[in-house]
About this RNA: Predicted 3D model of a 162-nucleotide RNA (c-di-AMP riboswitch aptamer (ydaO/yuaA leader)) from a Nocardioidaceae bacterium. The model forms 92% of the base pairs in the Rfam consensus. Taxonomically the source falls in Nocardioidaceae (Bacteria, Bacillati, Actinomycetota, Actinomycetes). It was read from a public genome assembly, where an Rfam model found it. It matches the Rfam family "c-di-AMP riboswitch aptamer (ydaO/yuaA leader)". From the family's description: This family represents a conserved RNA structure found upstream of the ydaO and yuaA genes in Bacillus subtilis and related genes in other bacteria. The prediction has a mean pLDDT of 76.
RNA sequence: GACCUAGACAAUCCGAAUCUGGGUGGGAGCGGAGGACCCACGUACGUCGGCGACGGGACGGCUCAAGCCGUCUCGCGCCUUGGGGUGAAGUCGCGACACUGCGGCCGGGCGCUCUCCAGUCCGAACCCGACAGCUUACUUCGCAGGCGCUCGGAGAGGGAUA
Numbered sequence: 001g002a003c004c005u006a007g008a009c010a011a012u013c014c015g016a017a018u019c020u021g022g023g024u025g026g027g028a029g030c031g032g033a034g035g036a037c038c039c040a041c042g043u044a045c046g047u048c049g050g051c052g053a054c055g056g057g058a059c060g061g062c063u064c065a066a067g068c069c070g071u072c073u074c075g076c077g078c079c080u081u082g083g084g085g086u087g088a089a090g091u092c093g094c095g096a097c098a099c100u101g102c103g104g105c106c107g108g109g110c111g112c113u114c115u116c117c118a119g120u121c122c123g124a125a126c127c128c129g130a131c132a133g134c135u136u137a138c139u140u141c142g143c144a145g146g147c148g149c150u151c152g153g154a155g156a157g158g159g160a161u162a
Base pairs, nucleotide, nucleotide: 013146014145018028019027020026029143030142031141032140033139034138039133049079050078051077052076054075055074056073057072058071059070060069061068062067082131083128084127085126086125090105091104092103093102094101106123107122108121109120110119112157113156114155115154116153117152
């Protein structure tokens, strides 16, 4: 001097996921869901789905009856293929076919902010439970989790310091 590895620092990055109080149903702020008139949508001929040794009712059969079985209906419970929600996290083609890949269009992130260009990375996961359009009032829920030295260009703006 170069390369590799590990650690520290924590300005910062994704995200609604912050600040404050000192109390036990807090406050402020940010974000989501449900929910009228009006408007919109509107046939199920392949989803007003499936299961239940659960409760009530009606009808029918085997029956003297008790009881058993079946159908329908209301309630209750469970399920997820229909539908829906949070989220950037969709769609199409080729391939693969347990997993897994490539590409197009489109969506999202990248260090003061915005726009454009360039480069680069991501396109998951979870929830509701047959059900929800929009939606004032109103009702209700969340404020987690995970990373970590980026410091490319042009224009406009802002801030700090001198």